[in-house]
RNA sequence: GAAGUGGACCAGACAACCGCAGAAUCCUAUAAGGAUUCUGAGGAAAGUCCGAACACCAAAGGGCAGGGUGCUGGGUAACACCCAGUCAGGGUGACCUGAAGGAAAGUGCCACAGAAAAAAUACCGCCCAAUUGCAAAAAUUGGGUAAGGGUGAAAAGGUGAGGUAAGAGCUCACCAGCAGAUGGGUGACCAUCUGGCUUGGCAAACCCCACCCGGUGCAAGGCCAAAUAGGAGGGGUUGAGGUGGCCCGCCGACCCUCGGGUUGGCCGCUAAAGGUGAUGAGUAAUCAUCACCUUAGAUAGAUGGUUGUCGCUCUGAGGAUACCUCAGAGAACAGAAUUCGGCUUAUGGUCCACUUCCUCU
RNA sequence: CGGGGCGUAGCGCAGGGGUUAGCGCGUCCGUUUGGGGUGCGGAAGGUCGCUGGUUCGAGUCCAGUCGCCCCGACCA
Numbered sequence: 001g002a003a004g005u006g007g008a009c010c011a012g013a014c015a016a017c018c019g020c021a022g023a024a025u026c027c028u029a030u031a032a033g034g035a036u037u038c039u040g041a042g043g044a045a046a047g048u049c050c051g052a053a054c055a056c057c058a059a060a061g062g063g064c065a066g067g068g069u070g071c072u073g074g075g076u077a078a079c080a081c082c083c084a085g086u087c088a089g090g091g092u093g094a095c096c097u098g099a100a101g102g103a104a105a106g107u108g109c110c111a112c113a114g115a116a117a118a119a120a121u122a123c124c125g126c127c128c129a130a131u132u133g134c135a136a137a138a139a140u141u142g143g144g145u146a147a148g149g150g151u152g153a154a155a156a157g158g159u160g161a162g163g164u165a166a167g168a169g170c171u172c173a174c175c176a177g178c179a180g181a182u183g184g185g186u187g188a189c190c191a192u193c194u195g196g197c198u199u200g201g202c203a204a205a206c207c208c209c210a211c212c213c214g215g216u217g218c219a220a221g222g223c224c225a226a227a228u229a230g231g232a233g234g235g236g237u238u239g240a241g242g243u244g245g246c247c248c249g250c251c252g253a254c255c256c257u258c259g260g261g262u263u264g265g266c267c268g269c270u271a272a273a274g275g276u277g278a279u280g281a282g283u284a285a286u287c288a289u290c291a292c293c294u295u296a297g298a299u300a301g302a303u304g305g306u307u308g309u310c311g312c313u314c315u316g317a318g319g320a321u322a323c324c325u326c327a328g329a330g331a332a333c334a335g336a337a338u339u340c341g342g343c344u345u346a347u348g349g350u351c352c353a354c355u356u357c358c359u360c361u
Numbered sequence: 362c363g364g365g366g367c368g369u370a371g372c373g374c375a376g377g378g379g380u381u382a383g384c385g386c387g388u389c390c391g392u393u394u395g396g397g398g399u400g401c402g403g404a405a406g407g408u409c410g411c412u413g414g415u416u417c418g419a420g421u422c423c424a425g426u427c428g429c430c431c432c433g434a435c436c437a
Stems, first nucleotide, its partner, number of pairs: 001357010012310007020040009042333001046344002049342005054217004061248004066213005071085005086100001087098004101208002106206002108202003123149002125145008157175006176198001178195007221267004231258005241251002260436003274293008312330008362433007371386004379417001388404005410426005
């Protein structure tokens, strides 16, 4: 210098003027208006993909069905999240990725090709015997094989040596895998030894095993006010509805459709599994203690605009070299709507650490 | 704000792991006709919304993402 890997942080600053929303205080003396002060978006407020809080239904229960998760240990209110590890895979490397239980519980599938797609089989071959043949070659029949060829994504352990008529775990060595023992580790698992020689893949196919899950979402739910037709039809104490796939159980009188009316207000609503800092425990995620702080609550939705100065980046010119001056331009993704914890996606920049390669000293 | 569904040829749809993805209408060509329509014969037209993953193999299964559509106020 180039190409990368991981992590942390910021989301321009200040001032003036004009505006918007909320709260408090005050004024005018009201169904409202004004003044002052303070406060006023995000790292993702997004997607709504997970997990909870909260509210109502029985503070929610039993069973079936259904759904989710799936290496180990820890963290957490909880999780499909996070941390630490194990194993597997990728990368030269820094490092990254993993829905990673079970295929000897059972069922199913494995198209085409191929002899054969699961405890099978022999197409071309190889070998032996018989026959034809004087013999060789060749052919036919019977048998032995699975080393070689061929098919396929995948072919019944792999490589090598011995062995054999040719071959074969038939025998041996190493490797992979299986079973057992010993040792280490909380554990996933790892290491060593021994044994018999060997068991296809798919569970993001059904399924089995272990654990978890009731439903509806702030338009939950509670209160007040206004207006209309306390109307029509149907169902319902022989059980409607709550309740959602079903059954039980519980509550127990309303429910559905059409028609009619309103398009208002208050609570829920923001002080919370809150934030910042220090200390301690822990490899870490995180937890504990102490101190300080209060940090949006709008309701069709406020949080904005203009100007100036400085800062950042780029371009051009000049000085002059790794800095300075002048001019011009630019500055992302986006925007609260009950609230949190995560994940994912979108996106501008700065800094730190590390890796590989090249060049120079 | 909350909940649900869909995306396959120009349009409407089917296909739910296995050759080269089909059907109807439409389009084009030929033929029939004096000409047009109808009829008959044939052809073209597909990143299966996009990106990854599982699998030997994905339109189909899984995850993420993009776009479109639908439903949901209260009172009596």
Description: Predicted 3D model of RNase P RNA and transfer RNA as a complex of 437 nucleotides. It holds a member of the Rfam family "Bacterial RNase P class A".